Background: Predicted 3D model of a 177-nucleotide RNA (Lysine riboswitch aptamer) from Alteribacter lacisalsi.

[in-house]
RNA sequence: UCAUGAGGUAGAGGAGCAAUGCGAAUGAGUAGUCCGUCUGAGUGCAGGAGCACGGUGAAGGCGGCCGAAAGGUCAAUUUGCCGAAGAAAAAUUCCGUCUCCGCCGGAUUUUUCUGGGGCAGUGCAGAACAUGCACUGUACUGUCACUGCUUUAAAGCAGUGGAGCACUAUCCGGAUG
Numbered sequence: 001u002c003a004u005g006a007g008g009u010a011g012a013g014g015a016g017c018a019a020u021g022c023g024a025a026u027g028a029g030u031a032g033u034c035c036g037u038c039u040g041a042g043u044g045c046a047g048g049a050g051c052a053c054g055g056u057g058a059a060g061g062c063g064g065c066c067g068a069a070a071g072g073u074c075a076a077u078u079u080g081c082c083g084a085a086g087a088a089a090a091a092u093u094c095c096g097u098c099u100c101c102g103c104c105g106g107a108u109u110u111u112u113c114u115g116g117g118g119c120a121g122u123g124c125a126g127a128a129c130a131u132g133c134a135c136u137g138u139a140c141u142g143u144c145a146c147u148g149c150u151u152u153a154a155a156g157c158a159g160u161g162g163a164g165c166a167c168u169a170u171c172c173g174g175a176u177g
Base pairs, nucleotide, nucleotide: 001175002174005172007171008170009169010168011167014082016081017080018079019078023074024073032066034064035063036062037061038060042053043052044051045102047101048100049099050098085114086113087112088111089110090109091108092107095105096104115141116140118138119137120136121135122134123133124132125131143162144161145160146159147158148157149156
């Protein structure tokens, strides 16, 4: 100097990501215990089986006294970071439920997709008009490539497009001089 490597190290994108949670609102005058009354055979997780309870009144309705909590949200503070993180599918069962199967929820691993946040619409979840997630659209933004303009050059400006196993810097290794 050249080419090259999902090698090592460090770094950047910004109302950036996630965790923690002093405190607070909502949840909710809800669930629920008890009391009274009506009703009259089932109830305990959608379901199946068991077990338990039930005419000494199950489940449910109404009324009364009392009266929560969890998830989700805001958030002090602090921590870890830049596939940060999120979602889908599959597997594993260590967790939760009266027991088992199963369902639902959680955890771990693998694979796939998404550069990032905002706004709008639709859908799912949710008590919720909060919020989260997904998809679609939309400009914006960071990065690289290409094209054009400008410039001694670089930087810069404009347009188009791609994707994070990326990008930038550097180290190491290889070849040549």
Lineage of the source: Bacteria > Bacilli > Caryophanales > Bacillaceae > Alteribacter. It matches the Rfam family "Lysine riboswitch aptamer". Rfam 15.1 lists 3,224 matches to the family in 1,923 species. Rfam links the family to the GO term lysine biosynthetic process. Model confidence (mean pLDDT): 78 of 100.